Two RNAs folded together computationally: RNase P RNA and transfer RNA, 426 nucleotides in total. It holds a member of the Rfam family "Bacterial RNase P class A". It is annotated as a ribozyme. The prediction has a mean pLDDT of 77.

RNA sequence: UUGCGAAAACAGACGGUCGCUGUGAUUUAAUUGCGCAGAGGAAAGUCCGGACUCCGGGAGGAAAAGCGCCGGGUAACGCCCGGCGGCGCAGAAUUGCGCCAGGGAAAGUGCAACAGAAAGCAUACCGCCUUCGGGUAAGGGUGAAACGGCGAGGUAAGAGCUCACCGCGUGUAUCGGAAACGGUCACGGCACGGCAAACCCCGCUUGGAGCAAGAUCAAAUAGGGAUAACGCCUUCCUCCGGCUAUGUUAUUCGGGUAGAUCGCAGGACGUUUGCGGCGACGCAAACGCAAGAUGAAUGACCGUCAGGACAGCAUGUCCGACAGAAUCCGGCUUACGAUUUUCGCAAAAGU
RNA sequence: GGGUGCUUAGCUCAGCGGGAGAGCGCUGCCUUCACACGGCAGAGGUCACUGGUUCAAUCCCAGUAGCACCCACCA
Numbered sequence: 001u002u003g004c005g006a007a008a009a010c011a012g013a014c015g016g017u018c019g020c021u022g023u024g025a026u027u028u029a030a031u032u033g034c035g036c037a038g039a040g041g042a043a044a045g046u047c048c049g050g051a052c053u054c055c056g057g058g059a060g061g062a063a064a065a066g067c068g069c070c071g072g073g074u075a076a077c078g079c080c081c082g083g084c085g086g087c088g089c090a091g092a093a094u095u096g097c098g099c100c101a102g103g104g105a106a107a108g109u110g111c112a113a114c115a116g117a118a119a120g121c122a123u124a125c126c127g128c129c130u131u132c133g134g135g136u137a138a139g140g141g142u143g144a145a146a147c148g149g150c151g152a153g154g155u156a157a158g159a160g161c162u163c164a165c166c167g168c169g170u171g172u173a174u175c176g177g178a179a180a181c182g183g184u185c186a187c188g189g190c191a192c193g194g195c196a197a198a199c200c201c202c203g204c205u206u207g208g209a210g211c212a213a214g215a216u217c218a219a220a221u222a223g224g225g226a227u228a229a230c231g232c233c234u235u236c237c238u239c240c241g242g243c244u245a246u247g248u249u250a251u252u253c254g255g256g257u258a259g260a261u262c263g264c265a266g267g268a269c270g271u272u273u274g275c276g277g278c279g280a281c282g283c284a285a286a287c288g289c290a291a292g293a294u295g296a297a298u299g300a301c302c303g304u305c306a307g308g309a310c311a312g313c314a315u316g317u318c319c320g321a322c323a324g325a326a327u328c329c330g331g332c333u334u335a336c337g338a339u340u341u342u343c344g345c346a347a348a349a350g351u
Numbered sequence: 352g353g354g355u356g357c358u359u360a361g362c363u364c365a366g367c368g369g370g371a372g373a374g375c376g377c378u379g380c381c382u383u384c385a386c387a388c389g390g391c392a393g394a395g396g397u398c399a400c401u402g403g404u405u406c407a408a409u410c411c412c413a414g415u416a417g418c419a420c421c422c423a424c425c426a
Base pairs, nucleotide, nucleotide: 001347002346003345004344005343006342007341008340009339010337012305013304014303015302016301017300018299020038021037022036023035024034040322044333045332047331048330049329050328051327052210053209054208055207057240058239059238060237061236062235064206065205066204067203068202069083070082071081072080073079084102085100086099087098088097089096090095103201104200108199109198110195111194120147125140126139127136128135129134148166149165151163152162153161167190168188169187170186171185173184174183175182176181214262215261216260217259224253225252226251227250228249229248230247231243232242233241255425256424257423269288270287271286272285273284274283275282276281307319308318309317310316311315352422353421354420355419356418357417358416361375362374363373364372369406377393378392379391380390381389399415400414401413402412403411
């Protein structure tokens, strides 16, 4: 210097002209004119979690769905922070960086094609040994995976058969820690391989629908027909309760409207400072108010300056992404720039 | 704006985690004077894409892309 990755910031600034949406003042009212405000870090995907609203209420159970190391944060979360453990890479090492849907496989069921003797409960093709009855699992071979590994002793050949080390398991053991867990010690000769993003078990959480929720007003119409179920009361069952027989529910045919207001912008709000905390975050004080459309506004052009690229040294030309609110918040994920800064890795060049 | 489903051969669709398939269509040969029908053989696949779980993924999980469907109010 270039490329890649991660994190943070920004998403050009000012002025003028013509327009758009909302709103304020003025006005009897309206128009014109005037003043003020007018997209994002993701407004996106709708993947999670809430606020809010409606669906009669309550209790118990089932089903279904989701989550899952420990502790903390939060209104809540599958999010975030700190730690633990595992895996991978680098390194001589203390360690550093990255990733992890990370409960249970000694409750049960199931799966493991092909190959292989044998695939989960045992078994033996070649081989080794043999007293030819058999013994053996060290070696070969198959596979993703072969029932501890390695060394020594031992043996007919072998084998945790025995022993040391490592691994594994167990413990009213002991030490550290709030815990997950880690260290040490003792015992056990190995009994207990993998998959739960297979069923399942354990623990925890969850009623359903969604602003086209819902409320008020206005307009218009044929205030109806058919089918099915019989009880209905927003998953199902039981109990209490409520409603009902020109009844209730569901589907469907037909008729009418295509309007207005609210919900809807002061909120788990933002900025700054101080304090507490490793941190996520919390507490306090001061200041601030910042879009609200509904065939759907937030734009276009010109000039100057700043940034970058190319040619070049007079200066000229070109470039600015992804994308656009629709009830509102907190996250996650995805898209994006010749931008700026920091860190890491790789390559090249120079010293 | 909100909700739901789908994506496998040219078309329509199957598909217990282990070999990618069926019907129609297409190509070649046989049959016929010729065509159709019929018979035989064959070609044709990024299982939408990208990651993860697993020994192994069309299948299980997550994300992305594309397509399709439903939802106004009144009596």